RNA sequence: UCCGGCAUAGCUCAAUGGUAGAGUAGGUGGCUGUUAACCACUUGGUUCCUGGUUCGAGCCCAGGUGCCGGAGCCA
Numbered sequence: 001u002c003c004g005g006c007a008u009a010g011c012u013c014a015a016u017g018g019u020a021g022a023g024u025a026g027g028u029g030g031c032u033g034u035u036a037a038c039c040a041c042u043u044g045g046u047u048c049c050u051g052g053u054u055c056g057a058g059c060c061c062a063g064g065u066g067c068c069g070g071a072g073c074c075a
């Protein structure tokens, strides 16, 4: 320098262009002599940033940033 992948809840990850979700974690309650486990309910989001396309973008396009992988270059 070039190519590819990834970036979404505290964490791990989903989501054909049409209401942003699950598990886990946190909170409350139930159960239990108590704790753990288990069960029910529930809080939690600037979808990395900027712009574009579209009636509508997490998703498509352009640029940027960070991480990972590959190639190249140098001596």
Stems, first nucleotide, its partner, number of pairs: 001071007010024004018055001026042005048064005
This is a predicted structure of a 75-nucleotide RNA (transfer RNA) from a Lentisphaeria bacterium. The organism belongs to Lentisphaeria, within Bacteria. Rfam family: tRNA. Rfam classes the family as a transfer RNA. The coordinates come from a structure-prediction model, not an experiment, and the mean pLDDT is 80. The RNAcentral record of the sequence draws on ENA.